A computed fold for a 74-nucleotide RNA from Zingiber officinale, annotated as transfer RNA.
Rfam family: tRNA. By type it is a transfer RNA. About the family: Transfer RNA (tRNA) molecules are approximately 80 nucleotides in length.
The sequence is in RNAcentral, with records from ENA and Rfam.
Taxonomically the source falls in Zingiber (Eukaryota, Streptophytina, Mesangiospermae, Liliopsida).
The coordinates come from a structure-prediction model, not an experiment, and the mean pLDDT is 82.

Order: sequence, then C1' cells, then structure tokens
RNA sequence: GGCCUAUUAGCUCAGUUGGUUAGAGCAUCGUGUUAAUAAUGCGAAGAUCGCAGGUUCAAAACCUGCAUCGGCCA
Repeated sequence: GGCCUAUUAGCUCAGUUGGUUAGAGCAUCGUGUUAAUAAUGCGAAGAUCGCAGGUUCAAAACCUGCAUCGGCCA
C1' cells in the first nucleotide's frame, strides 16, 4: 500500500436482506426478604447505534469518505 471483518448502555452482545417505542445478560442505584450479609424477587437510571455526508416518506441497517481494533496478502 491492497483486501476482509468489527465499531450499538460502564462491560459482553442481540437487533431475521429499511417501517409502529433500540433490547438482553452482567455491573450500578432503589426496594422487598434476612438479626445481618450473600443468594433471590420487584423496580429505576444508563445509548444522540464510531464520526461526517448522501439515498429514502422513513436509516442502527443501504451508498461514499474518514477514524479506530483485529486478520490476510505484498
């Protein structure tokens, strides 16, 4: 330098070839339970979906560029 993959909550990841509100587990906070802790039940907060443009009535998803991580080739 070329090619491929990935980027979504603090962490690990879903999101069925565009459509009604972006979700789960763990962690965090509150609460029930307990003498207390753990475990467990219930609830809450937490994402401008890597960044910037484009297409579309509508984009996490499609297109372009850039950034970063990983891999392959030279």